This is a predicted structure of an 87-nucleotide RNA (c-di-GMP-I riboswitch aptamer) from Paenibacillus puerhi. Its mean pLDDT, the model's own confidence on a scale to 100, is 84. The organism belongs to Paenibacillus, within Bacteria.
[in-house]
RNA sequence: CACGAUAAACGGCAAACCUGUCGAAAGAUAGGGACGCAAAGCUAUAGGGUCUACCCUCCGCCAGGAGCAAGACAGCCAGCUACCGAA
Numbered sequence: 001c002a003c004g005a006u007a008a009a010c011g012g013c014a015a016a017c018c019u020g021u022c023g024a025a026a027g028a029u030a031g032g033g034a035c036g037c038a039a040a041g042c043u044a045u046a047g048g049g050u051c052u053a054c055c056c057u058c059c060g061c062c063a064g065g066a067g068c069a070a071g072a073c074a075g076c077c078a079g080c081u082a083c084c085g086a087a
Stems, first nucleotide, its partner, number of pairs: 012037002017032006035075001041080003047077002049073003056067004
C1' cells in the first nucleotide's frame, strides 16, 4: 500500500398493533409505534416459493363451491449493489 474482516463508531431501516386513504381481496400508502435487521438497500410472467381470486370457466334451484394471475409478497430463499473498520 492492497485485500479481507469482528468489535467499536456515525448513523440507517422499521414488525405487530392503531388511525386515514386506495383496492374485490391479497396488499399498498401517510402518520403514530418498535418486534427485530450488517444489507430489513434495489430487483417480481427473464430463478424458486408463498398469498389473494375482481373478471373468466365449470358445478349448483339458490346460497354458494372448485379452478385460474399478466394482481400481491423481497422482513421466505435467491440475484445485484453497498457505509465504517481496532484486533